[in-house]
RNA sequence: CUCAUCCAGAGAGGCUGAGGGACCGGCCCGUUGAAGCCUCGGCAACCACUGUCGGCCUAUGCUGGCGGAAGGUGCCAACUCCGGCAGACUGUGCGACAGGAUCGCCACAGGUCUGGAAGAUGAG
Numbered sequence: 001c002u003c004a005u006c007c008a009g010a011g012a013g014g015c016u017g018a019g020g021g022a023c024c025g026g027c028c029c030g031u032u033g034a035a036g037c038c039u040c041g042g043c044a045a046c047c048a049c050u051g052u053c054g055g056c057c058u059a060u061g062c063u064g065g066c067g068g069a070a071g072g073u074g075c076c077a078a079c080u081c082c083g084g085c086a087g088a089c090u091g092u093g094c095g096a097c098a099g100g101a102u103c104g105c106c107a108c109a110g111g112u113c114u115g116g117a118a119g120a121u122g123a124g
Stems, first nucleotide, its partner, number of pairs: 001124006011040005019029003023084004041076003046072002049068008080118001085115006091108002093105004
């Protein structure tokens, strides 16, 4: 840099002792013990391995579906904790109108959705 995934799941003990949740804002977690290290355990199934059913069609390989197992990673508070940027809808405010309906707005951000950014993990 590219591709895939990110609403599921899974923690105890020991050492130690004040931070941690990437960043910013919020909101949380933490002396009933944060982060880190060690031990043991667990979750999951990206890669590797493997069974089976197809596709390509002769390479003995590539590829798709459904399984098995757990070697290499990863992970074990909160949806990637929520938001950050853009759009749609909705709401609020203001204006047009005598009022309502309706329409408009370089207005706001309470909510919903879609996409993106950033980040994380794996594979290349």

This is a predicted structure of a 124-nucleotide RNA (SAM riboswitch aptamer (S box leader)) from a soil metagenome. The prediction has a mean pLDDT of 81. It matches the Rfam family "SAM riboswitch aptamer (S box leader)". From the family's description: The SAM riboswitch is found upstream of a number of genes which code for proteins involved in methionine or cysteine biosynthesis in Gram-positive bacteria. The family has 457 seed sequences and 9,625 matches in Rfam 15.1.